A computed fold for a 104-nucleotide RNA, annotated as SAM riboswitch aptamer (S box leader). The model forms 97% of the base pairs in the Rfam consensus.
RNA sequence: UUCUUAUCGAGAGAAGUGGAGGGACUGGCCCGUUGAAGCUUCAGCAACCAGCAAGUUAUGCAAGGUGCUAAAUCCAGCAAAACGAUUGUUUUGACAGAUAAGGC
Numbered sequence: 001u002u003c004u005u006a007u008c009g010a011g012a013g014a015a016g017u018g019g020a021g022g023g024a025c026u027g028g029c030c031c032g033u034u035g036a037a038g039c040u041u042c043a044g045c046a047a048c049c050a051g052c053a054a055g056u057u058a059u060g061c062a063a064g065g066u067g068c069u070a071a072a073u074c075c076a077g078c079a080a081a082a083c084g085a086u087u088g089u090u091u092u093g094a095c096a097g098a099u100a101a102g103g104c
Stems, first nucleotide, its partner, number of pairs: 002103007013042005021031003025077004043069003048065002051061003073096001078093006
């Protein structure tokens, strides 16, 4: 880099530094000089992998490897169905994305 599988309406932020962007993309809508991104430190969340306990597939403990700590993956994007009646609401599935584990 790419492929497969699983999950994605839960959860969890302060300080220092920095100085204008950020929320993947597009459209919307938000966040941001009452201080964005990035970096550092400390703290926290959870249970994918590893570990321990348990023992039959359920679970518990727990931060070692990752990850994460505004808003549902912030909402929508493509397709179908139902309702509605002028392009709307809801639901389902797909696409895209994120994370983990494994493969190439």

Model confidence (mean pLDDT): 82 of 100.